Bacterial RNase P class A from a soil metagenome, 402 nucleotides, folded computationally. The prediction has a mean pLDDT of 76.
Order: sequence, then structure tokens, then C1' cells
RNA sequence: AGCAGGCCGGGCGGCCGCGGCGUGGUGCCUUCGGGUGCGGCGUCGAGGAAAGUCGGGCCUCCGCAGGGCAGGACGGUGGGUAACGCCCACCCGGUGCGAGCCGGGGAAAGCGCUACAGAAAAGAUACCGCCGGGCCGGUUUCGACCGGGCCGGUAAGGGUGCAACGGUGAGGUAAGAGCUCACCAGCGCGGCGGGUGACCGUCGCGGCUCGGCAAGCCCCGUCCGGAGCAAGGCCAAGCAGGAAGCGCCUGCGACUUUCGGGUCGCGGGGCGGGCGGCCCGUCCGCAACGCUUCCGGGUAGGCCGCACGAGGCCGCCGGCAACGGUGGUCCCAGAGAGAUGGCCGCCCCCGGCCGCCGCUUCGGCGGCGGCUCGGGACAGAAGCCCGCUUACAGGCCCGCUU
Repeated sequence: AGCAGGCCGGGCGGCCGCGGCGUGGUGCCUUCGGGUGCGGCGUCGAGGAAAGUCGGGCCUCCGCAGGGCAGGACGGUGGGUAACGCCCACCCGGUGCGAGCCGGGGAAAGCGCUACAGAAAAGAUACCGCCGGGCCGGUUUCGACCGGGCCGGUAAGGGUGCAACGGUGAGGUAAGAGCUCACCAGCGCGGCGGGUGACCGUCGCGGCUCGGCAAGCCCCGUCCGGAGCAAGGCCAAGCAGGAAGCGCCUGCGACUUUCGGGUCGCGGGGCGGGCGGCCCGUCCGCAACGCUUCCGGGUAGGCCGCACGAGGCCGCCGGCAACGGUGGUCCCAGAGAGAUGGCCGCCCCCGGCCGCCGCUUCGGCGGCGGCUCGGGACAGAAGCCCGCUUACAGGCCCGCUU
């Protein structure tokens, strides 16, 4: 000067305050079951990310998820894990002097795209150039040469581009070209050896030489039922609904009467119409509902879910590691969506200023001391857990490279 990993993320004390639980005191209400309030004491009270809600799981309900379609996610190999898109180890490619970092199925099944530049961008292309053959003009020492244009061949050379259809050499040719050959590079096929495997090494054959993008569609393989703690479960006022009983009103019938009515029996207590239909609402008409008890569903409200868990810490054993096993030890927030804070003192860290000392290339740098100085981040649980990603003042530790 860097690379990789791990950790901390203010400390102590005092005063005041907040939330949960326990304990004990006390006030009020009570249907005597309890309900509600105020002090005291004890104890516990945010994070490495509590965040984003991205991946996976536990749990719950719907459902029974066997197969298929659609859709989504993932993608080298082996392992870890409850599981994952996470983690570890290894393989291959790219990159860096290096420690390291980045990437990972298929482009030789098909479709699509490939800006600008360029003649041509995918079984392509002839702009310049090179070569051949006619034509025209000019020169001529009559061999030919020069210029222009036409037809054709050519991917060796120039030029454009991120990218132009292998590289070097020889043969070949009018000039050229894997057209042919040798070697090299790549690809495919086959054999042998090593590895659990990705893959590596080696031998032979085939001129096969094939652009990039799949985070565009697609193909192959694997996985995924959906919704989520406002999940969901239990208890359950009031109102509305249903049923029964009683009372009251009323219609009809019978009996009775002192003609007002009374008793008994059977019914009804809402119905019809208008506003197009239905529900609601509203208007009109008719004599026209009260109480008690019970019932199921269920609102407000209350309780549970809900804090002992894939749990933290310290050892030992196995494993390269992720991780697993085992022993000991600890209990650690939890709600209304809302609590977890404030002030002061001392200390700590960073910066600033001042003083002294040392060095100086005269710009500053370093050390020590001091201060009525400034600052100390990102951010806060809400069912829980494992990850990932993102944010973060400042600081510490270990390993490695040049």
C1' cells in the first nucleotide's frame, strides 16, 4: 500500500420516570364469584441489524394437494441443514504481480434481437485491392505498356466494428482459399488411467472450424396446493332473529245477560296498496303489541395463541470445513398499534484550539500536557426461528499478499 475473516458498537454512579411479572399494604363498588384504583418492595425489560419483508421453515385455517395444464423459483460437483435462492469444500472459465475477486445447464432443437460504423452481422458479403477475359482511347523500339469502362474469379492484404467464419509454414493456383499437407489451438467421437463426482491426464480418429445474447421467448432437470397470528381457538353483553308461556287487543261461534257486558271454544296480532321488479326507505288504509323464560349463530368486550426455543454460554469428541454428537450451566422483553426514557457527575473515544519539546525540504509532521469547545452513528421488537440484502460515527483482534 492492499486482501480476507471475526468482534465491539459507549462504561460506572446518583436522582426522577415508564411497561411486564411476583409479593405485600390500602381505598371504592359488589349479585360475595369478583371488579376497579393508589403507594411500597423484589425482579426482568430491544438489535447487530429489531429494518427491507427477499428466500426457507415451524404453527394455523381452508382443504386432502395422486396426475396433468398454467404460473413461479432455482441451475458446475460433492457435502451441511428442519429447509432454503443460505453455508462449507472442491471443479472449470475470466481477471489481478499477488493475497484474492468475479462468474457457472443448453446458442451444434427452433424463433427473435444484434445499436453505431461498415461493402457485408450469420451457412453473409466484393468498398479498396489482387487475378483473368473482351471493348474504347493514348504511347510504341511492334515485344508490349498506360488510362477508362464492362463481365467474371478471389476472403490471402487494406479499411469498419465489441465481434468479419481458426493460427504458422509449405504445396497448389491466373490470383486465391482446409483446396491439400505438417505442427499448434478448439470441437466432436472412441479407448485407457486417476477421482464418489464436477473434472483431469494421455492415445487414436474425423478438416468438423460452428459469432454473441437464454436477466427475450424457448428447451432440459429439480422443487413449489392456497392464504396468513388482523392466521385461528374458547367465553360471550346489547340490538336483531326464532320458540314457548302469560297478559292485553281483536274476529267468529255457542251459552248467558240487569242489554253495559260476561264466560267458554277456535283463530289472528300484522297485512294490503303506490313509488316498474327485489332489498331498504317512504306514503296511504285498517282495532291492532307488551312482559318473562329459553334457543342457536354471533358483534362489542375478555381470554388463549404468546414467549423453554431447530435457545444462549463454556468445555470435550468427530469432521479440511460448513456442521454434528455429548457433558455442564443459564432462563432471557412482550404488549392497546403505543413501555424499554430523561437529567446530572466522573471516565472513555474522535475532532478542534492552546502551550511545551523534537524533526523539518519551512509546507508541515510526531510526542506530552491542558480546555466553561464541538461530536459519539445506523436505527427500535409485535407469533417465532434459520438465512440473505441494505444502513452504520468510531474502534479492536487474527491471518495473508506486494